A computed fold for a 524-nucleotide part of an RNA from an uncultured prokaryote, annotated as small-subunit ribosomal RNA, 5' domain. The RNAcentral record of the full RNA draws on ENA. Its Rfam family is "Bacterial small subunit ribosomal RNA". Its family is annotated with ribosome and structural constituent of ribosome in the Gene Ontology.

[in-house]
Context: one part of a larger RNA
RNA sequence: AAUUGAACGCUGGCGGCAGGCCUAACACAUGCAAGUCGAGCGGUAACAGGUCCUUCUUGAUGCUGACGAGUGGCGGACGGGUGAGUAAUGCAUGGGAAUCUGCCCGAUAGAGGGGGAUAGCCCGGGGAAACCCGGAUUAAUACCGCAUAUACCCUACGGGGAAAAGCAGGGGAUCUUCGGACCUUGCGCUAUCGGAUGAGCCCAUGUCGGAUUAGCUAGUUGGUGGGGUAAAGGCCUACCAAGGCGACGAUCCGUAGCUGGUCUGAGAGGAUGAUCAGCCACACUGGGACUGAGACACGGCCCAGACUCCUACGGGAGGCAGCAGUGGGGAAUAUUGGACAAUGGGCGCAAGCCUGAUCCAGCCAUGCCGCGUGUGUGAAGAAGGCCUUAGGGUUGUAAAGCACUUUCAGUUGGGAGGAAAGGUUGAUGGUUAAUAGCCAAUAGCUGUGACGUUACUCGCAGAAGAAGCACCGGCUAACUCCGUGCCAGCAGCCGCGGUAAUACGGAGGGUGCAAGCGUUAAUC
Numbered sequence: 001a002a003u004u005g006a007a008c009g010c011u012g013g014c015g016g017c018a019g020g021c022c023u024a025a026c027a028c029a030u031g032c033a034a035g036u037c038g039a040g041c042g043g044u045a046a047c048a049g050g051u052c053c054u055u056c057u058u059g060a061u062g063c064u065g066a067c068g069a070g071u072g073g074c075g076g077a078c079g080g081g082u083g084a085g086u087a088a089u090g091c092a093u094g095g096g097a098a099u100c101u102g103c104c105c106g107a108u109a110g111a112g113g114g115g116g117a118u119a120g121c122c123c124g125g126g127g128a129a130a131c132c133c134g135g136a137u138u139a140a141u142a143c144c145g146c147a148u149a150u151a152c153c154c155u156a157c158g159g160g161g162a163a164a165a166g167c168a169g170g171g172g173a174u175c176u177u178c179g180g181a182c183c184u185u186g187c188g189c190u191a192u193c194g195g196a197u198g199a200g201c202c203c204a205u206g207u208c209g210g211a212u213u214a215g216c217u218a219g220u221u222g223g224u225g226g227g228g229u230a231a232a233g234g235c236c237u238a239c240c241a242a243g244g245c246g247a248c249g250a251u252c253c254g255u256a257g258c259u260g261g262u263c264u265g266a267g268a269g270g271a272u273g274a275u276c277a278g279c280c281a282c283a284c285u286g287g288g289a290c291u292g293a294g295a296c297a298c299g300g301c302c303c304a305g306a307c308u309c310c311u312a313c314g315g316g317a318g319g320c321a322g323c324a325g326u327g328g329g330g331a332a333u334a335u336u337g338g339a340c341a342a343u344g345g346g347c348g349c350a351a352g353c354c355u356g357a358u359c360c361a362g363c364c365a366u367g368c369c370g371c372g373u374g375u376g377u378g379a380a381g382a383a384g385g386c387c388u389u390a391g392g393g394u395u396g397u398a399a400a401g402c403a404c405u406u407u408c409a410g411u412u413g414g415g416a417g418g419a420a421a422g423g424u425u426g427a428u429g430g431u432u433a434a435u436a437g438c439c440a441a442u443a444g445c446u447g448u449g450a451c452g453u454u455a456c457u458c459g460c461a462g463a464a465g466a467a468g469c470a471c472c473g474g475c476u477a478a479c480u481c482c483g484u485g486c487c488a489g490c491a492g493c494c495g496c497g498g499u500a501a502u503a504c505g506g507a508g509g510g511u512g513c514a515a516g517c518g519u520u521a522a523u524c
Base pairs, nucleotide, nucleotide: 002523003522004521006520007519008518009517010516013371014370015369016368017367018366019364020363021329026327027326028325030324031323032322035074036073037072040071041070043067044066047065048064049063050061051060052059081282082281083280090207091206092205093204094203095202096201099199100198104195105194106193107192108191109190110189112146114144115143122135123134124133125132126131152161153160154159166187167186168185169184170183171182174181175180208254209253210252215245216244217243220242221241222240223239224238225237226236227235257279258278259277260276261272262271263270264269284305285304286303287302288301307318308317309316310315335361337360338359339358343357344355345354346353347352374404375403376402377401384395385394386393387392408465410460411459413457414456418451422446423445424444425443426442428440429439430438431437468513469512470511471510472509473494474493475492479508480507481506482505483504489496490495
């Protein structure tokens, strides 16, 4: 010189883009952050509509739109946070075989016929509460047998085992108990094969410091039998053998998430791992499993512990390292904001609902970039300041004056793009028995914006609202006067100051940067 997630001091006009608890993985008030589906189901607590009764102000009725609680399905394993632990069960790169994979895609085959429960609702009881118990009754895409199964699994090759569910829209014949059957379309369901995606496992190489850590190891190293897992394996177990690792640094101790990258440097290298992206680990601390395609699960469960809260003292509730926010710690780091309009995610046939992901806005000169704070003219070289050899010099074309301009800010109007969807009406194609219905592409109409008083832009007014900071002995660009008198003070190094200090303090002048400038810290 360059650089920073910076801080501090002085100062501060605007905009764009980015960034913003590096410390206590300290404790947390409050609100929100994961729901959704009535096109699985029994139903109807609330709202709206309809119908009926009616004592005239109510009552009845799930009939409709919808829908609390419940049952069931899918999703809560994603997204978001943090870096405590971890020196290798991690990460990076390159290989590998003994595996699983919901939703999605391709293919084949199937979806027949039965059963018993249970929540809710109703009745009763216990408890302060959290919640719990008993009885009666009921449904399903909840649950369980049976049938079928070439393919699938097991096999001693004889054989044995294992599935399923319906819902919605439409409809011409035929049948009908007038509910529907039946047909068809869409979604869903079962079995198997293949794919895609995701995940688990193994190997090699690389991956900080300490030898003032030299020996470490008993499921330890290998084998056999058995178990276990989706899967190889001492992963586990019984027996047998006595191995395995280590100065090419084992073991132990300390420190640390790793990488793409970032900073610096001509490079080699050194330092670093904020933001963004990939992987890993964690979710008050420790342990455990359940469910599930997937977890040993941040906003699930159980146990133990610390802490906080409620209690009728019997017993219960909680977990911000999600977004805001509070206390605390600290040199230090923001709003208890808006919207789902876009992108993406979950659920749903869809409309849609949810989404502190996200998109935006707010705060902060924290950084980078851009713009402005006027322009031209103007010598009586004004006044004032400072210096002076008292002549003058300098501030200085600087100001005033004159002539202009109006960026940005202010103000009055106009005004894109981010919007694709969705809805509706036509005609076309596919499916089909069908001109229903559904799907696809298409044309017209309609129509969705948090940001937002958007960007941009027409006009209006007036130089009007907008400059500081550090330094001036040498290094190092920039000098004089006054004050002080080894005092007060300065200082990065050398060093200044003891009566003429260009080095301290003030002033005038100058130099350098500039909405910043210096200082401190840190890296190369």